[in-house]
Context: one part of a larger RNA
RNA sequence: GAUUGAACGCUGGCGGCAUGCUUAACACAUGCAAGUCGAACGCGAAAGAGGGGCAACCCUCGAGUAAAGUGGCGGACGGGUGAGUAAUACGUAGGAAUCUGCCUUAAAGUGGGGGAUAACACGGGGAAACUCGUGCUAAUACCGCAUGGUCUCUCAGGAGUAAAGGCGCCAAGUAUUUAUAUUUGGUGUCGCUUUAAGAUGAGCUUACGUCGGAUUAGCUAGUUGGUGGGGUAAAGGCCCACCAAGGCGACGAUCCGUAGCUGGUUUGAGAGAACGACCAGCCACACUGGGACUGAGAUACGGCCCAGACUUCUACGGGAGGCAGCAGUGGGGAAUCUUGGACAAUGGGCGCAAGCCUGAUCCAGCAAUGCCGCGUGUGUGAUGAAGGCCUGCGGGUUGUAAAACACUUUCGUUGGGGAAGAAAAUCCUAAAGUUAAUACCUUUAGGAAUUGACGUUACUCAAAGAAGAAGCACUGGCUAACUCUGUGCCAGCAGCCGCGGUAAUACAGAGAGUGCAAGCGUUAAUC
Numbered sequence: 001g002a003u004u005g006a007a008c009g010c011u012g013g014c015g016g017c018a019u020g021c022u023u024a025a026c027a028c029a030u031g032c033a034a035g036u037c038g039a040a041c042g043c044g045a046a047a048g049a050g051g052g053g054c055a056a057c058c059c060u061c062g063a064g065u066a067a068a069g070u071g072g073c074g075g076a077c078g079g080g081u082g083a084g085u086a087a088u089a090c091g092u093a094g095g096a097a098u099c100u101g102c103c104u105u106a107a108a109g110u111g112g113g114g115g116a117u118a119a120c121a122c123g124g125g126g127a128a129a130c131u132c133g134u135g136c137u138a139a140u141a142c143c144g145c146a147u148g149g150u151c152u153c154u155c156a157g158g159a160g161u162a163a164a165g166g167c168g169c170c171a172a173g174u175a176u177u178u179a180u181a182u183u184u185g186g187u188g189u190c191g192c193u194u195u196a197a198g199a200u201g202a203g204c205u206u207a208c209g210u211c212g213g214a215u216u217a218g219c220u221a222g223u224u225g226g227u228g229g230g231g232u233a234a235a236g237g238c239c240c241a242c243c244a245a246g247g248c249g250a251c252g253a254u255c256c257g258u259a260g261c262u263g264g265u266u267u268g269a270g271a272g273a274a275c276g277a278c279c280a281g282c283c284a285c286a287c288u289g290g291g292a293c294u295g296a297g298a299u300a301c302g303g304c305c306c307a308g309a310c311u312u313c314u315a316c317g318g319g320a321g322g323c324a325g326c327a328g329u330g331g332g333g334a335a336u337c338u339u340g341g342a343c344a345a346u347g348g349g350c351g352c353a354a355g356c357c358u359g360a361u362c363c364a365g366c367a368a369u370g371c372c373g374c375g376u377g378u379g380u381g382a383u384g385a386a387g388g389c390c391u392g393c394g395g396g397u398u399g400u401a402a403a404a405c406a407c408u409u410u411c412g413u414u415g416g417g418g419a420a421g422a423a424a425a426u427c428c429u430a431a432a433g434u435u436a437a438u439a440c441c442u443u444u445a446g447g448a449a450u451u452g453a454c455g456u457u458a459c460u461c462a463a464a465g466a467a468g469a470a471g472c473a474c475u476g477g478c479u480a481a482c483u484c485u486g487u488g489c490c491a492g493c494a495g496c497c498g499c500g501g502u503a504a505u506a507c508a509g510a511g512a513g514u515g516c517a518a519g520c521g522u523u524a525a526u527c
Base pairs, nucleotide, nucleotide: 001527002526003525004524006523007522008521009520010519013374014373015372016371017370018369019367020366021332026330027329028328030327031326032325035073036072037071040070041069048061049060050059051058052057080285081284082283089210090209091208092207093206094205095204098202099201103198104197105196106195107194108193109192110191111145113143114142120135121134122133123132124131125130151160152159153158165190166189167188168187169186170185171184172183173182174181175180176179211257212256213255218248219247220246223245224244225243226242227241228240229239230238260282261281262280263279264275265274266273267272287308288307289306290305291304310321311320312319313318338364340363341362342361346360347358348357349356350355377407378406379405380404387398388397389396390395411468413463414462415461416460417459421454426448427447428446429445430444431443432442433441471516472515473514474513475512476497477496478495482511483510484509485508486507492499493498
């Protein structure tokens, strides 16, 4: 000199864009953060309104709605943190023995049956959490049978192995209460099953690189390799049996300490050094330790089981919990924000869709924490006013500074106007495709009416009025900037040298000056 996720002191007008627990991976009150689908399935309220009835009550609408349940998909993404990890990690370049839901392409199929079970009803246990028994019922839930291939195994003869239906439209029939239900056929669409390929994602593996310590020199028995098996999606001591005695190490093994890694960031002419906040990629973790289940996929943060510590409810028998999600609280600390708004946009989950959910996200709030921009007025103005300070008492300086006169109105204030972020989804019409079809559905084109949290937006017009807006540090040398008064080795200053013991440009105050400026200094840290 540059820099910072900074803090402290004094001061503080506005805007834009960023950033904001670096410490206790300490403990957490409260609310929210992952749901969705009735076009998979069976069931199915109530409030309220209307009518009838003396009343109890009944009927219609509410409504096949809400709620709960079975089932499907998603809760493995998104979000957080950096404790552990010095190599099962990360980075770069490769490899072969693998899996991959949803998505894309292609081929084939989707036949015919069965038995249950929740919800529900009744009954029981329990303080609760919850749970047990009996009975009823559905499915795209579950299980056989059939068929089957470019699937699997094979001794090449053969053997094994699948599925699920829903919805729209048309035609014909049946039943009745004549506008509904249902059957068959056709067709479209969303699914389902098997197979092949792709894409994406993931697992495995090799080489090289990746902090300090030798006051750590030897380490290793599943250890190193082989054969045969087991196991896995998959190679492999990954595991097991047997056999051999290997493997690593001063080119630093082992041990100890420290640490998430990288793209990058800061600095520097570079070489390098230090760091790894925000953003992006990878990894690891989710109160601590262990374990599996489900699933295409699991370190399963807001899943399960066991143990532990802690908190909490209890009728003492037994239960409940996990903010390193967003806010917020206590604590620790020099120190780090709102218990805000919206799904309008982008993206994600579910759904045919409408839509629902989304503390992801987009916004707003707080903080000069940083960077950038703007303002705090402009011109004229000498009697060089008054006051202050100095003085050699003549004057000098503050100083064109002020006053005064003329002008402007950025920003701010008040009142109006007012973009863009919005394109879709939806509906209507037409055409094309599909089809027996002018139906349904899909695509394309045209049209219609809507959808904004931010938001009292950006921007702009008008009004008033210099009106509302300057501080901080320094002035002995380094280092730009000097005098007076007070003090008297005292009080004090200080980054280094050093000042202060009666004329202190070095302490304190004042005047004047210098530097930077909505900041200025100090401290800490890095180059």